[in-house]
RNA sequence: UUAGAUAAAGCCAAACCCGUCGGAAGACGGGGUCGGAAAGCCACGGGUCUUGCCUCCAAAAUCAAUAAGACAGCCGGGUUGCCUCUU
Numbered sequence: 001u002u003a004g005a006u007a008a009a010g011c012c013a014a015a016c017c018c019g020u021c022g023g024a025a026g027a028c029g030g031g032g033u034c035g036g037a038a039a040g041c042c043a044c045g046g047g048u049c050u051u052g053c054c055u056c057c058a059a060a061a062u063c064a065a066u067a068a069g070a071c072a073g074c075c076g077g078g079u080u081g082c083c084u085c086u087u
Stems, first nucleotide, its partner, number of pairs: 003084002011036002016031006034073001040079003044076003047071005
């Protein structure tokens, strides 16, 4: 540095359940184990999702630009990195 197995040492942990937090998307902890070779990290580009400005208040509906947030287990990009049937 290429590649990635019916290998080994380890690692992570979807759905679902319980608890906590949050308005929500969702996050964290425990159980669990569908899967994963970066399913480590970074919201940089695209994407998806949530909320829905201000004032007023008597109430409701629609839109979702701007904005705020979530997803790194959607795709790309950046960055760091374990192993060896490999080049």
Molecule: c-di-GMP-I-GGC riboswitch aptamer
Organism: Pseudomonadota bacterium